[in-house]
A computed fold for a 113-nucleotide RNA from Oceanobacillus profundus, annotated as SAM riboswitch aptamer (S box leader). Taxonomically the source falls in Oceanobacillus (Bacteria, Bacilli, Caryophanales, Bacillaceae). The coordinates come from a structure-prediction model, not an experiment, and the mean pLDDT is 80.
RNA sequence: CUCUUAUCAAGAGCGGCGGAGGGAAUAGGCCCUAUGAAGCCCGGCAACCUUAAAGCAUUAACCUGCUUGUAACGGUGCUAAAUCCUACAGGGUAAAAACCUGGAAGAUGAGAG
Repeated sequence: CUCUUAUCAAGAGCGGCGGAGGGAAUAGGCCCUAUGAAGCCCGGCAACCUUAAAGCAUUAACCUGCUUGUAACGGUGCUAAAUCCUACAGGGUAAAAACCUGGAAGAUGAGAG
């Protein structure tokens, strides 16, 4: 980098350093930011992997699979707003708009090349 698959409306600081930008890219919108952006550190959240427990299925038994809620030494991830919203298609409407569904794109994990 490509492919497969799961998830994406919950949750997480009144800390330190830092100094002007940031919200993936393009466009439009709407926001955050000197009451301090990005980034780094610490803290925290979560439970994808991992580990442990219980239940169910299977088994002679182990193994294995599924589910549940709990936890966290570890591998990641995340820590304003729905993935901030829209962009394409369908529904909706007299036509729009609101709104609904799906897709695309993206993010993250796990697996494969």